[in-house]
RNA sequence: AGGCCAGUGGCUCAGCUUGGUUAGAGCGCACGGCUGAUAACCGUGAGGUCCUGGGUUCGAAUCCCAGCUGGCCUA
Numbered sequence: 001a002g003g004c005c006a007g008u009g010g011c012u013c014a015g016c017u018u019g020g021u022u023a024g025a026g027c028g029c030a031c032g033g034c035u036g037a038u039a040a041c042c043g044u045g046a047g048g049u050c051c052u053g054g055g056u057u058c059g060a061a062u063c064c065c066a067g068c069u070g071g072c073c074u075a
Base pairs, nucleotide, nucleotide: 001074002073003072004071005070006069007068010027011026012025013024020058029045030044031043032042033041051067052066053065054064055063
């Protein structure tokens, strides 16, 4: 220098290919239930500018462009 992949709650990921009602799951966290008590189990809840900026569109996590960060490959 070139190519490919990834970026979504605290963590690990799904959703993107096919744009459409409120962005979800597990773990974790808080509260409650259960118990003599703890764990386990059950219930409820909080927590997201979907990496950044711009564009297309009635409508963008999803499509397009540029950039940033990380990983891999080539030189």
This is a predicted structure of a 75-nucleotide RNA (transfer RNA) from Methanobrevibacter sp. The organism belongs to Methanobrevibacter, within Archaea. The prediction has a mean pLDDT of 81. Its Rfam family is "tRNA". The family's RNA type in Rfam is transfer RNA.